[in-house]
This is a predicted structure of a 1546-nucleotide RNA (small-subunit ribosomal RNA) from Prauserella muralis.
RNA sequence: AACGGAGAGUUUGAUCCUGGCUCAGGACGAACGCUGGCGGCGCGCCUAACACAUGCAAGUCGAGCGAGGACUCUUCCUCCGGGGAGAGAGCCGAGCGGCGAACGGGUGAGUAACACGUGAGCAAUCAACCUCCGGCACCGGGACAACCCUGGGAAACCGGGGCUGAUACCGGAUGACCAUUCCGGCGGACAUCCACCGGGAUGCAAAGGUUUCGUUCCGCGAGGAGCGGCGCCGGCCGGAGACGGGCUCGCGGCCCAUCAGCUUGUUGGUGAGGUAACGGCUCACCAAGGCGACGACGGGUAGCCGGCCUGAGAGGGUGAUCGGCCACACUGGGACUGAGACACGGCCCAGACUCCUACGGGAGGCAGCAGUGGGGAAUCUUGCGCAAUGGGCGUAAGCCUGACGCAGCGACGCCGCGUGAGGGAUGACGGCCUUCGGGUUGUAAACCUCUUUCGCCGCCGACGAAGCCCUUCGGGGUGACGCUAGGCGGAGAAGAGGCACCGGCCAACUACGUGCCAGCAGCCGCGGUAACACGUAGGGUGCGAGCGUUGUCCGGAAUCAUUGGGCGUAAAGAGCUCGUAGGCGGCCUGUCGCGUCGGCUGUGAAAAUCCAGGGCUCAACCCUGGACCCGCAGUCGAUACGGGCAGGCUUGAGGACGGUAGGGGGGAGCGGAAUUCCCGGUGUAGCGGUGGAAUGCGCAGAUAUCGGGAGGAACACCAGUGGCGAAGGCGGCUCCCUGGACCGAUCCUGACGCUGAGGAGCGAAAGCGUGGGGAGCGAACAGGAUUAGAUACCCUGGUAGUCCACGCCGUAAACGGUGGGCGCUAGGUGUGGGGCCUACUCACAGGCUCCGUGCCGAAGCCAACGCAUUAAGCGCCCCGCCUGGGGAGUACGGCCGCAAGGCUAAAACUCAAAGGAAUUGACGGGGGCCCGCACAAGCGGCGGAGCAUGUGGAUUAAUUCGAUGCAACGCGAAGAACCUUACCUGGGCUUGACAUGCCGGGAAAACCCGUGGAGACACGGGCUGCCUUCGGGCGCCCGGCACAGGUGGUGCAUGGCUGUCGUCAGCUCGUGUCGUGAGAUGUUGGGUUAAGUCCCGCAACGAGCGCAACCCCUGUCCCAUGUUGCCAGCGGGUCAUGCCGGGGACUCGUGGGAGACUGCCGGGGCCAACUCGGAGGAAGGUGGGGAUGACGUCAAGUCAUCAUGCCCCUGAUGUCCAGGGCUUCACACAUGCUACAAUGGUCGGUACAAAGGGCUGCGAUACCGCGAGGUGGAGCGAAUCCCGGAAAACCGAUCUCAGUUCGGAUCGCAGUCUGCAACUCGACUGCGUGAAGUCGGAGUCGCUAGUAAUCGCAGAUCAGCAACGCUGCGGUGAAUACGUUCCCGGGCCUUGUACACACCGCCCGUCACGUCCUGAAAGUCGGCAACACCCGAAGACGGUGGCCCAACCCCGCACGGGGAGGGAGCCGGCGAAGGUGGGGUCGGCGAUUGGGACGAAGUCGUAACAAGGUAGCCGUACCGGAAGGUGCGGCUGGAUCACCUCCUUU
Repeated sequence: AACGGAGAGUUUGAUCCUGGCUCAGGACGAACGCUGGCGGCGCGCCUAACACAUGCAAGUCGAGCGAGGACUCUUCCUCCGGGGAGAGAGCCGAGCGGCGAACGGGUGAGUAACACGUGAGCAAUCAACCUCCGGCACCGGGACAACCCUGGGAAACCGGGGCUGAUACCGGAUGACCAUUCCGGCGGACAUCCACCGGGAUGCAAAGGUUUCGUUCCGCGAGGAGCGGCGCCGGCCGGAGACGGGCUCGCGGCCCAUCAGCUUGUUGGUGAGGUAACGGCUCACCAAGGCGACGACGGGUAGCCGGCCUGAGAGGGUGAUCGGCCACACUGGGACUGAGACACGGCCCAGACUCCUACGGGAGGCAGCAGUGGGGAAUCUUGCGCAAUGGGCGUAAGCCUGACGCAGCGACGCCGCGUGAGGGAUGACGGCCUUCGGGUUGUAAACCUCUUUCGCCGCCGACGAAGCCCUUCGGGGUGACGCUAGGCGGAGAAGAGGCACCGGCCAACUACGUGCCAGCAGCCGCGGUAACACGUAGGGUGCGAGCGUUGUCCGGAAUCAUUGGGCGUAAAGAGCUCGUAGGCGGCCUGUCGCGUCGGCUGUGAAAAUCCAGGGCUCAACCCUGGACCCGCAGUCGAUACGGGCAGGCUUGAGGACGGUAGGGGGGAGCGGAAUUCCCGGUGUAGCGGUGGAAUGCGCAGAUAUCGGGAGGAACACCAGUGGCGAAGGCGGCUCCCUGGACCGAUCCUGACGCUGAGGAGCGAAAGCGUGGGGAGCGAACAGGAUUAGAUACCCUGGUAGUCCACGCCGUAAACGGUGGGCGCUAGGUGUGGGGCCUACUCACAGGCUCCGUGCCGAAGCCAACGCAUUAAGCGCCCCGCCUGGGGAGUACGGCCGCAAGGCUAAAACUCAAAGGAAUUGACGGGGGCCCGCACAAGCGGCGGAGCAUGUGGAUUAAUUCGAUGCAACGCGAAGAACCUUACCUGGGCUUGACAUGCCGGGAAAACCCGUGGAGACACGGGCUGCCUUCGGGCGCCCGGCACAGGUGGUGCAUGGCUGUCGUCAGCUCGUGUCGUGAGAUGUUGGGUUAAGUCCCGCAACGAGCGCAACCCCUGUCCCAUGUUGCCAGCGGGUCAUGCCGGGGACUCGUGGGAGACUGCCGGGGCCAACUCGGAGGAAGGUGGGGAUGACGUCAAGUCAUCAUGCCCCUGAUGUCCAGGGCUUCACACAUGCUACAAUGGUCGGUACAAAGGGCUGCGAUACCGCGAGGUGGAGCGAAUCCCGGAAAACCGAUCUCAGUUCGGAUCGCAGUCUGCAACUCGACUGCGUGAAGUCGGAGUCGCUAGUAAUCGCAGAUCAGCAACGCUGCGGUGAAUACGUUCCCGGGCCUUGUACACACCGCCCGUCACGUCCUGAAAGUCGGCAACACCCGAAGACGGUGGCCCAACCCCGCACGGGGAGGGAGCCGGCGAAGGUGGGGUCGGCGAUUGGGACGAAGUCGUAACAAGGUAGCCGUACCGGAAGGUGCGGCUGGAUCACCUCCUUU
């Protein structure tokens, strides 16, 4: 010096990557919504180039000309109104004439073009007005408007006759100069040529006006006219300049290749015409060219630029306002005039449209300024003024000027200003929220003090004026804006704030309402009863006279990547090779100077932008200067590099030579094994096939076996991640023909190279055509099975095909999913081919090297996986390809093909993703290891019967509610007759059955009695508290106010508690390490265990919650103690009894302790952990049992245990009462009990427990009853008394196989007990009755030892009891476990995954319905461009008999005639519109039809994802409701097991 670059949300359970979508920014000629005080400066039809009423937007010159009018003057006349004649200028003014009207102003239709931009060129050019220079302006002539007369017409307008002027028109003269042509000369930067000099020939000019002066003439006069001079203006010829045009060329700037070929005036030439001018611009003739992949031609779109917006820039988008250029002027065509036009406010013609009309005919062109209608989301006043600037005309004054200057309307934009400033806390009122304490709105307000911008009112009032005009020379006049800006004064906080947003991105949160409704939404997404996301409010945030929304553009987007991307698996390498154009290219030298670099010059308009300075009070805005304008051109210079040319070189490449290996290719021939078939032999009843079968074959002799023969196809072993080939691909042997590679040696050529758009060739399988062939196999097809079905998988058959020849097809997971070439960058280890060295008799071996082919690995790369000298590393060159998913490799079009189809290849619509790799889980009809009464082994059950209980269902006024796979169903219930009770019916009560506080009143309430009632309750009577300072207080009642109450809802708002996986062995953390990260490691591995138990190893080291242990019960012993327990010994006593004295041994109780720890021995285990065996021991490897339940899962269960948020009810969803219901029963299920009997029933006799319970209780002895029980009451608050007889067992008797002496349901009668009360609806007893049931289908449950089985006992709840339930207690007391294949559950490791609300997952296709989009389609309608032919306006050009015509020429006195020239008319070619025709192309609609997308919980199946239950997929062919199936070939992007090979480690 340079001033410059930010990201976020969204795919997942999470992660990294890829990738799209979306947002934050800026901008706008905007529009819309809400709102709106003032000013300045800007801007304002983006749509219908749609149609336009009305007014205005181009005129001017009397100093070019002739009339006329008005006025004035003079004069004459007069009927006093006026008239005639003349004159006048500075008035008006139609016409002739001149200049202008081609500028200025508008618009963007057309145009893809020399239209524009930029830079050059014209020796191929024009130029009115302006400036300069040189020269000239002489003599004549004839007309025509106006005007007059007249005719036609509605009008527009037109015709005839007559007169007239000019700076109008014409002829002649002169003509330096000029033009044309010829000749000579000189010079030049010279293609055709140009400039200059000299000469000849020919040709071409003109206009006057006016001021003033002089002079002459005319007039009565006013005055006028003529001539001349000076000046001014104008005229003519020529030259030059300036300004401005015309033409040509280089370069530059849109899309589509699904537009690939285009072209006949086309390309060139000769000649002519035409133009201001070159030219195929036009014409005749000749030639056959010209353009195109560096994109011609065609189609679509578009005015271009300076600039504007955005962006860090590169770039992208755009072309309003301002400026430059172009094009256009209702549409199309045409010329005229002119210096200039093919002419916006001119003309002619045609067309469409509008208007006038007397119907004959005429008029018109706002894309000028205003304005109107229309269209549209949308864009202004029919304003003032020529004062300024600029323009036209004019000598000038001046006139004209919708250019312009101003004003008006519009927040359309930018900029500025204001709506007040300071003070002010009981933090007022109100609002909102609240945990009720408070918080917030909030110094905000009120209130006090102060100020007065803007607006309002009053007064004054510019700059913009220079110029011009007038002037008495002093001066005066002239402003649309403008009652403006500005200044001064006055009053008064007085008149002035909204909009959007507040889930994340993104700054800002609460309440209520709503309840997947209403709605929001830019993306992700919110809303299904507590919504920061909807609506409202309070509060907050942002911006502010604005704020939001919509649309568009750039940005972010490195998301088209030049700066600055990619292609193994995410989208993306073409199947392979050859090769054209093109791109790129080795070493050395010379030369050129094209690229490249530097200096200078020209240009790159102004405005804009940036910087500096200045002017409006600032700013916006404006002014001045500088920078910039990245470009183009010229010129001078440099020559390294690239390039051209020339020369050389050998290393790239190639050739020659000597060797080598090989399933490289083509052709011909030969061979053996096997299958099948045929013939024959042997032989007999089956064969075959499968998971099992069947179809099929076989007594007409199969299969099996032997011999012989036929035919086709393929070549076992060798065989190998071994060889060859470009790929596809190639495999028996021999011969012939043939391509390539490698090694060695280093003779030759001398860059001959690499790549390769198009193009060409090759190209598995399937398929197609023709002709052969056909053994096996085998789409389709048929049959048999399987199955719910089975258009499949399996089986039996079997046709195309598979094979050959020739010709097509041209695709594959044509894959290493990896284009080709060259160079560079550690190694190790296999293997194929060649060469060399060492060693050596050989065999073997070691080392080096080149080529090929594998594996493992360094650096590096990668999102990761992985790649890694065979790169996916580092570089260079070339080609191909990608740009979100679906739609779709589809449609249409084109090309190819016989067809099938291939190649090329979209869009509408739709989604917020689709993906890659890896991670953690979960899952698998994946694998490995291991547990569990999981299976197996065994014992006993359930499922059948009857009953009990629970549930579903049904019923009912109600059958209250909950629990619902395991893990609901003898569950909440460990006690429903009333109560319970939550349900139903009916009857009542409301401050309530219950709590607290306050106010008022009152006496107690309770209780007792009576009446009514079913009762609740009501009424009546009786009876009465405690403390006191005497006021009252406490408790209570009545009335009232706050409130109570709810088993009403939500277990998907919750706490707590619980179930379950699961007593399973797991779940985690800190630090470290690894990984971008999720995460991994630890926790995996080898052993071992009941155990993540322990040991060893290890990038881990430790730790926590779990496991185990510590706790309780139980088993042995010891110590202490000894009542209510005990009784061996001593003593006493009884019919008998620890009954008594006593004892402290034993049992037992209580307390304490010991004991068990793999401690000891031996074996195994590499060591260890541990394990096996043994000893000892009451007990042995956790002795047995219990308690104990990790992180978590199931929105598991419970709002009805309790608690609790929110919602709801409040003369009821509260509460009280009576009765009923929860006990219903055609059924179904679950859990039990009792059985079906003889290891049993019945009867009699006789033993032995443990653990519990007991005072509104347990209740003994005794008595009564057959019994339940009753009477009665001893003892006991319990090691004392009672419940209390244990039962099975044992002994004996009986029954004898029967629905029974089994079984006891059901029913009847009679009772007992509890209770207010056993009707609905208790239990028990006695007598009678005696049902089903003879061991239980499919299936299913429990249990591994003091267990199962079996037997009884106790307890809780409880008045009683539906208990057969539950919880405990003891008695008797088994069988079996080979084992882990299988079922179920679980743990660890591993693998696959498209699953992650996690396999009860995900997901595919048809069909049906709805909506939308699109293709095809008989056709139909239209647009565009072109072609052929017909018709042919205007017009210019060419021709022209007759007709018409002033000037010039000739004849002629004249009239007139002729000529030259011109014109009308006609003819010719050209020619717009129009017509006809067949095509092209694009589009609209289209019965019907194909497909696609989306849509709520539709139908059918299950194709895919786990080995997805037949591995999947690709190409192709056939078949099938559908996914799909099958054949052939291919791929791994297939799980699993085994084997082989290679590698790693030891």